[in-house]
RNA sequence: UAGAAGGUGGUGUAGUGGAAGCACGAAGAGUUUUGAUCUCUUUGGAUGGGGUUCGAGUCCCCUCUUUCUAG
Numbered sequence: 001u002a003g004a005a006g007g008u009g010g011u012g013u014a015g016u017g018g019a020a021g022c023a024c025g026a027a028g029a030g031u032u033u034u035g036a037u038c039u040c041u042u043u044g045g046a047u048g049g050g051g052u053u054c055g056a057g058u059c060c061c062c063u064c065u066u067u068c069u070a071g
Stems, first nucleotide, its partner, number of pairs: 001070007010024004018054001025043006048062004
C1' cells in the first nucleotide's frame, strides 16, 4: 500500500429489517453455624457520523480501531 474479516453489558458470544438475548460476572435476598453449592430478584450494552426505510445491531457510504493475508 492492496485485499479480507471483526467491533453488541464488566468478560465471552448470538441475533431472517419489526421486543437486544444467552452464559459467566457484580449487587441484594433466601438456605447454611460459617464458607461453598443451590434458588430468586436486580444491574448493566451496539466505535463514531451520515444516508435508505414507516421502522436499522442488521442494508449503503465515510471515519476510527483490531486481527489476518499478500507485497
This is a predicted structure of a 71-nucleotide RNA (transfer RNA) from Lates calcarifer. Its Rfam family is "tRNA". Rfam classes the family as a transfer RNA. NCBI's taxonomy places the organism under Eukaryota, Actinopterygii, Actinopteri, Ctenosquamata, Lates.